[in-house]
Context: one part of a larger RNA
RNA sequence: UUGGGCGUAAAGCGUUCGAAGGUGGUUUUUGAAGUCGACUGUUAAAGCUCAAAUCUCAAAUUUGAAAAUGCAGUCUUUGAUACUCAAAAACUUGAGUUUGAUAGAGGUAGAGGGAAUUCUCGGUGGAGUGGUGAAAUACGUAGAUAUCGAGAAGAACACCGGUGGCGAAAGCGCUCUACUGGGUCAAUACUGACACUCAUGGACGAAAGCUAAGGUAGCGACUAGGAUUAGAUACCCUACUAGUCUUAGCUGUAAACAAUGAAGACUUAAUUUUGGACAACAGUUCAGAAUUGAAGUUUACGCGUUAAGUCUUCCGCCUGGGGAGUAUGCUCGCAAGGGUGAAACUC
Numbered sequence: 001u002u003g004g005g006c007g008u009a010a011a012g013c014g015u016u017c018g019a020a021g022g023u024g025g026u027u028u029u030u031g032a033a034g035u036c037g038a039c040u041g042u043u044a045a046a047g048c049u050c051a052a053a054u055c056u057c058a059a060a061u062u063u064g065a066a067a068a069u070g071c072a073g074u075c076u077u078u079g080a081u082a083c084u085c086a087a088a089a090a091c092u093u094g095a096g097u098u099u100g101a102u103a104g105a106g107g108u109a110g111a112g113g114g115a116a117u118u119c120u121c122g123g124u125g126g127a128g129u130g131g132u133g134a135a136a137u138a139c140g141u142a143g144a145u146a147u148c149g150a151g152a153a154g155a156a157c158a159c160c161g162g163u164g165g166c167g168a169a170a171g172c173g174c175u176c177u178a179c180u181g182g183g184u185c186a187a188u189a190c191u192g193a194c195a196c197u198c199a200u201g202g203a204c205g206a207a208a209g210c211u212a213a214g215g216u217a218g219c220g221a222c223u224a225g226g227a228u229u230a231g232a233u234a235c236c237c238u239a240c241u242a243g244u245c246u247u248a249g250c251u252g253u254a255a256a257c258a259a260u261g262a263a264g265a266c267u268u269a270a271u272u273u274u275g276g277a278c279a280a281c282a283g284u285u286c287a288g289a290a291u292u293g294a295a296g297u298u299u300a301c302g303c304g305u306u307a308a309g310u311c312u313u314c315c316g317c318c319u320g321g322g323g324a325g326u327a328u329g330c331u332c333g334c335a336a337g338g339g340u341g342a343a344a345c346u347c
Base pairs, nucleotide, nucleotide: 004318005317006316007301008300012315014204015203016202017201021197022196023195025091026090027089028088029087030086031085033084034083035080036079037075038074039073040072041071042070049065050064051063052062053061054060094194095191096190097189098187099186100185101184102183106180107179108178109177110176111175112174113157117153118152119151120150121149122148123147124146128139129138165172166171209250210249211248212247213246214245218244219243223239224238225237226236261314262313263312264311265310266309269292270291271290272289273288274287275286276285277284278283296303297302320347321346322345329340330339331338332337
């Protein structure tokens, strides 16, 4: 290893596309590669098994026989043909196309909007404001806070809003327009297995970070100051830089989580809900989203038609704790670092 596993114990790649590979719907015919059968050869001796014999017996030794497995050949002037396979022909259920509807924060770009915040200017006004557990730093008679009017700027879009919706995931929410991807339902027609999964590889990939050019209202790592405290390089407060925003690149990681890979089939139900179709009273059905729970399953918790149930195919991954996601090598990156990834030793 045969013969274990991966929700929480170690273990599902962050997601997706996809050539090789693996696997693959229904029917018929032919072939006979796999498969099965018959015969032959071989599979040394010893050993194992059986029988007999020889040492007084036994172990032991000797003789004989048999078994098992693998391989090869023949059966081709038909050994078999259920399954796999190969070739040919056909089918429509899988898959896809067409037509008509339809929901949606799916994506990209442009235009517009109002509330709030901050700042500037002007009016009123005249002593505090702000902040906290309490204060102080801070702002304010050079007129703040408050209030009214005008203007500017940047970022985010209240209510609707939902256990709701869309997207492969990351993610997506003011309004309108343009372009554009995907889904679902219904119905006729068409193609006729065109499918599933995919090592290597490609693409996308929150936040933070990096490069260049802009922008900077609010917030705010760092930093400064005030407090607290024995101390306080913190929690609290006052300021505030990078950043947060835009454009063009890079980075490629997250508790990237449902800690649950993708696809398909089967297996009691109830309630709610989104979008279709039928019906129009109830309800039925298809595709999603949730809750409770039959059987079953699980060490348990729980899962339970959106399975962690019963099965099939393919991929990824795990093998005691630490050392260690470290060292080294290779590779990617401007860097920060990323990917791959040990051992000694120790318990």
Predicted 3D model of a 347-nucleotide part of an RNA (small-subunit ribosomal RNA, central domain) from Boodleopsis sp. FL1161. The coordinates come from a structure-prediction model, not an experiment, and the mean pLDDT is 87. Lineage of the source: Eukaryota > Chlorophyta > Halimedineae > Rhipileae > Boodleopsis. The full RNA is in RNAcentral, with records from ENA and SILVA. It matches the Rfam family "Bacterial small subunit ribosomal RNA". It is recorded under the gene name rns.